[in-house]
RNA sequence: CACGGAUCCAGAGUUUGAUUAUGGCUCAGAUUGAACGCUGGCGGCAGGCUUAACACAUGCAAGUCGAACGGUAACGGGGAGGGAGAUUACUUUCUCUGCUGACGAGUGGCGGACGGGUGAGUAAAGCUUGGGAAUCUGGCGAAUGGAGGGGGAUAGCCGCGGGAAACUGUGGGUAAUACCGCGUAAUGUCUAAGGACUAAAGGGGUGGGACUGUAAGAGGCCACCUGCCAUUUGAUGAGCCCAAGUGGGAUUAGGUAGUUGGUGAGGUAAGGGCUCACCAAGCUGACGAUCUCUAGCUGGUCUGAGAGGAUGGCCAGCCACACUGGAACUGAGACACGGUCCAGACUCCUACGGGAGGCAGCAGUGGGGAAUAUUGCGCAAUGGGGGGAACCCUGACGCAGCCAUGCCGCGUGAAUGAAGAAGGCCUUCGGGUUGUAAAGUUCUUUCGGUGAUGAGGAAGGCGAUUAGUUUAAGAGAUUAAUUGAUUGACGAUAAUCACAGAAGAAGCACCGGCUAACUCCGUGCCAGCAGCCGCGGUAAUACGGAGGGUGCGAGCGUUAAUCGGAAUGACUGGGCGUAAAGGGCACGCAGGUGGUGACUUAAGUGAGGUGUGAAAUCCCCGGGCUUAACCUGGGAACAGCAUUUCAGACUGGGUGACUAGAGUACUUUAGGGAGGGGUAGAAUUCCACGUGUAGCGGUGAAAUGCGUAGAGAUGUGGAGGAAUACCGAAGGCGAAGGCAGCCCCUUGGGAAGAUACUGACGCUCGAGUGCGAAAGCGUGGGGAGCAAACAGGAUUAGAUACCCUGGUAGUCCACGCUGUAAACGAUGUCGAUUUGGGGAUUGGGUGAACACUUGGUGCCCGAAGCUAACGUGAUAAAUCGACCGCCUGGGGAGUACGGCCGCAAGGUUAAAACUCAAAUGAAUUGACGGGGGCCCGCACAAGCGGUGGAGCAUGUGGUUUAAUUCGAUGAUACGCGAGGAACCUUACCCGGGCUCGAACGGCAGAUGAAUUGAGUAGAGAUAUUCAAGUCUUCGGACAUCUGUCGAGGUGCUGCAUGGUUGUCGUCAGCUCGUGCUGUGAAGUGUCGGCUUAAGUGCCAUAACGAGCGCAACCCUUGCCGUUAGUUGCCAUCAGGUUAUGCUGGGGACUCUAGCGGGACUGCCACCGCAAGGUGUGAGGAAGGGGGGGAUGACGUCAAAUCAGCACGGCCCUUACGUCCGGGGCGACACACGUGUUACAAUGGUGGGUACAGAGGGAAGCUACCUGGCGACAGGAUGCAGAUCUCGAAAACCCAUCCCAGUUCGGAUUGGAGUCUGCAACCCGACUCCAUGAAGUUGGAUUCGCUAGUAAUCGCGCAUCAGCCAUGGCGCGGUGAAUACGUUCCCGGGCCUUGUACACACCGCCCGUCAAGCCAUGGAAGCCGGGGGUGCCUGAAGUACGUGACCGAGAGGAGCGUCCUAGGGCAAAACUGGUGACUGGGGCUAAGUCGUAA
Repeated sequence: CACGGAUCCAGAGUUUGAUUAUGGCUCAGAUUGAACGCUGGCGGCAGGCUUAACACAUGCAAGUCGAACGGUAACGGGGAGGGAGAUUACUUUCUCUGCUGACGAGUGGCGGACGGGUGAGUAAAGCUUGGGAAUCUGGCGAAUGGAGGGGGAUAGCCGCGGGAAACUGUGGGUAAUACCGCGUAAUGUCUAAGGACUAAAGGGGUGGGACUGUAAGAGGCCACCUGCCAUUUGAUGAGCCCAAGUGGGAUUAGGUAGUUGGUGAGGUAAGGGCUCACCAAGCUGACGAUCUCUAGCUGGUCUGAGAGGAUGGCCAGCCACACUGGAACUGAGACACGGUCCAGACUCCUACGGGAGGCAGCAGUGGGGAAUAUUGCGCAAUGGGGGGAACCCUGACGCAGCCAUGCCGCGUGAAUGAAGAAGGCCUUCGGGUUGUAAAGUUCUUUCGGUGAUGAGGAAGGCGAUUAGUUUAAGAGAUUAAUUGAUUGACGAUAAUCACAGAAGAAGCACCGGCUAACUCCGUGCCAGCAGCCGCGGUAAUACGGAGGGUGCGAGCGUUAAUCGGAAUGACUGGGCGUAAAGGGCACGCAGGUGGUGACUUAAGUGAGGUGUGAAAUCCCCGGGCUUAACCUGGGAACAGCAUUUCAGACUGGGUGACUAGAGUACUUUAGGGAGGGGUAGAAUUCCACGUGUAGCGGUGAAAUGCGUAGAGAUGUGGAGGAAUACCGAAGGCGAAGGCAGCCCCUUGGGAAGAUACUGACGCUCGAGUGCGAAAGCGUGGGGAGCAAACAGGAUUAGAUACCCUGGUAGUCCACGCUGUAAACGAUGUCGAUUUGGGGAUUGGGUGAACACUUGGUGCCCGAAGCUAACGUGAUAAAUCGACCGCCUGGGGAGUACGGCCGCAAGGUUAAAACUCAAAUGAAUUGACGGGGGCCCGCACAAGCGGUGGAGCAUGUGGUUUAAUUCGAUGAUACGCGAGGAACCUUACCCGGGCUCGAACGGCAGAUGAAUUGAGUAGAGAUAUUCAAGUCUUCGGACAUCUGUCGAGGUGCUGCAUGGUUGUCGUCAGCUCGUGCUGUGAAGUGUCGGCUUAAGUGCCAUAACGAGCGCAACCCUUGCCGUUAGUUGCCAUCAGGUUAUGCUGGGGACUCUAGCGGGACUGCCACCGCAAGGUGUGAGGAAGGGGGGGAUGACGUCAAAUCAGCACGGCCCUUACGUCCGGGGCGACACACGUGUUACAAUGGUGGGUACAGAGGGAAGCUACCUGGCGACAGGAUGCAGAUCUCGAAAACCCAUCCCAGUUCGGAUUGGAGUCUGCAACCCGACUCCAUGAAGUUGGAUUCGCUAGUAAUCGCGCAUCAGCCAUGGCGCGGUGAAUACGUUCCCGGGCCUUGUACACACCGCCCGUCAAGCCAUGGAAGCCGGGGGUGCCUGAAGUACGUGACCGAGAGGAGCGUCCUAGGGCAAAACUGGUGACUGGGGCUAAGUCGUAA
């Protein structure tokens, strides 16, 4: 110090318009024996075939001992002899010699059972933890005793053979620590207790004095060292047994004959059915046997707060395996990786006869694979084998090599440096950013480079000397000290020093949200991205590039995989009314669980001790590498298991009691509880008869059907079946399903009461058993009504439906089956506890009665609590307890296959592939409904007039065209932009021109022109000629030209925009603050009652107030007053005219236009709480908003407009700009909209005559006069206007026409003109003459209008030279009809309800068919796989038997038997693949048919 106890637990995105819950999917973290992509400086420490236990070339990986042996092939040395050179010595060669160092092959010993590899098999014969008894154990340690004396072989070797080889036969001879007897023998083994049986090996060198001796080697003896035999024991290692733990599948439920046990025997080192004989019939299994699939197990590792989950590479322990299968031998140990035998597959050699082999040892090769290294160095260290030792061997191991595979460390420079350089990028053009970054200046030198120096890993071993021990000894051995020469693969080591020089050293991913980090360009639902949500269709922070930024850094990303988050398997720590989920109901064995005292026990439980829990790992404190990773010392820990002691509360066991649970008896009691039998009345239908006549029946309307052969209706009688009106109910009973006329019989259960008895007998229940609506099935009856199927009639686009007429199974009964339902309270059963209120029902008590009280049952409302909310709430979904069932995203699917059940139909149990990112609950706001309630609107209805038919005008579509410019397109486009296209306009087309440009601005320079007049060419733009021709305060102005920067665009995007506008809609709505309610979206307010044109107001009210809307304020019109009186007016007075307010004058009137008044439900009556309403009420010009206008809330339609204007972005720049001439916008088979004129007599025509308002007028309106039939022309006058001028028509009066294609209608066409204008051809209006088309009131349909309105009549104005205007905007004249009413159509408002809609019903959405793709089931079959069973055959081998052959014998060869690998055959079962065809399923913007929810 670890421990105690501080350590330690994070969420996010995605279902919706929004919310909340449920629920899945996905992400952020950590990790890896990894792989891939891009990149790559150094070092340390680790790691490195996860796939084919696939096949392997080559080399190496297990040898050693001469101190066990005979020996001598090779290499040294010595010796002997000969030869040559040479001549003392020496060199060389040949021969001999095992004499010596040593040593090939062989005999023998020990070791090849360790070490190293791999994980195929194995779900238990394994492993882990803890125990156990019936065992063995080489080498090692300790101890006792022994080691006597013999024998015969055999390899090597030699000879002769066989064979290609591997190898092998035979003859001869030889050694041992090889082999075999004999002797010895216990404390060993066996035993019948007497006894019997059982071993051995020697070797070494040195010393020693006696000994032998061939006197030379040598041998023996003693001592020492080492080895040997027997026995005992220890340690180590190994074998065996037991308990618990150690995967999935029940769509594997039964398995088992040596099987289970016994007795006896055999076998083993040892217990045991391990094996055998006999006997018994057991054993095992729902606490999961057997079968099947998968898998080596553990310490540990990864993750996690933990509990858990996943995993078992490296290191360590155990197991298994060694080409596949079987077998034994040897041995202490194997049924043996680098041993043997056999079988099989494969490979290789071969002379074809026969042989050889086994890398899952280290390297390495091929192959497989996304993927994993060198055919390296060394035994220096550690360890192992052999040896007395030196030493040898050792791909164990130590090192090095390759690889960023991981972890750790270091570096790629540091300081200074603003002109904030250049360049890049962006820009609002000002600047910003990259950025102190760079450059520059001053430094440093880690790492790397060059050179030099240079540890530690080395301990030992060998030799020498000295001392000790052993010994008779100074020998040998051994120990210690001293000392000598030595031992390093790594290694050019680590480390240190010197030198030079910033020098050699940065990338990767990301930047829409989650998630840190943003801009530009390119692209244009393309290319592409994507973990989830999702980006991309011309302004992409999401694609690609760039700049910038963020993160990590020699790495960074991606992929794969595990845990986490995930409380989405919930032990810790979830749920089941509606989200997935309570079994249809009950009984009930096993199981689980269990009332109150007492005693006892000690299994659970608690406390302590002991043993074990290997080491490594993790953790703590230290130590060593410069640090860290890493290594290392000590400790703690390893929650476990076993054992022991104690405690005795609680649970359990035992004993013995109790009565509160449960049950029994007794007395009452209610009931559609069940089964059986009988019986009653009403009704339907049918039959018979009577009366009676033409219909009945049925429907939205009809038809089929029945009826003159007499229906229906009605009366009487009869038959038959089924069901039981009223009572009847929120009521009763039952376990559920379910149960209904009345009576009888049998029978189950419940409730209450008071007493007695039993004494926990209880509760819940897997399996099991029974009950179980309707439909359906079988057999036999029955059959009135009803009624699947079916038929017919309707409806409909169709109608295999809904409706109608018929009608069979069935419905009913008996017996049997089926076993399911929204079998629902969508709520398992039992027990306990917990505020209340009101009905109902059934018992008891008290009471005269009302009633009160106490039990049970069935309901309603509600407190707390609970719940996601809805809701529930003593009959819980509250709070606790016991037990059972069930759920884990949607679809696929309650389906397939298999099993079980069923006569069948089918039921039950019950998946997967694949696919989606949701599916779902509750509640909220809207929208919608052929839902409901209330209300409004020319919405309908009641009326009037139109449209749709005709001609024409005009707009649009379409078509055409060189162009017919563009826009507007349901309502809300279409006499719209356009309030006026012959040129212009004009944007379009053709042709001709211009290019700093047709217009405009700034700057610089040059020039003096511009302009006017007259020509020429041309279609014109334009080009060109002549003539005239500046101002000035001297600064310049003006104009042109040149250069330059800006231009210009009716080109695109109204889906980038501003502004403006339409529409819902002049509808009454739309919101906010604060408060309150709700987890929340939200609600309340704004709802309710009454009222209003109105969210207008009043009352009520968890709301109180406020805002935008409504209303009012504004304009106009209607009445009055007042002021004023010209250009308006003229009553009175005067004058005058043919006539006229003409004149004087006047302000009375009209009028004009300023200012005021007036109307407020103020008054009355009635109704009403009030607000308010009603009234031919009063008064008043006007009465309940007096009429009309302006005024348009929050918002909706990506509504309209880039062509009014403005504007972002994009595009064009000798053209998509600009000028000019001509053409086009005016076309014409056709279709539509809006209008106009008509079709006529309420009219046309001719004549006469009267009355407006509001406007306009100078390049104008024009009186008046003249001419013309007329449009108009020529003169002329007044008026910039209450002064002049433009001007009514219908109406009215008179006449005529007489119902017709006309005296209606006016199109069209011919002719002649007028006017405007450069110019009327395309393409103007008007006039006159002539012509005289369609049309006789218009189908379905559809539009406007509620009073000075509709209808009708004309007038004016804008634009404008003129006008295609019948349009638009205004003005007045004449002037109606009708509204019962709100059922219906349309639109709208409020409240409420349902919703699977929210792009909001023009919504959503279902199924077949057709097309493509995907996975899957069935299938005649076909092809495999593993296992079992039976039969046949059967290698090697153990055991047994035999053994006539071999051997002197022991014994063996051979032969046989049992077992058996393998092989063959057979019939079944299981399982996989494939399969013509076939079934359904899933997915896929724009297919077909319908429209189921």
Annotation: The RNA shown here (small-subunit ribosomal RNA) has 1493 nucleotides and comes from uncultured Histophilus sp. The source organism's lineage runs through Bacteria, Pseudomonadota, Pasteurellales, Pasteurellaceae and Histophilus. The sequence is in RNAcentral, with records from ENA and SILVA.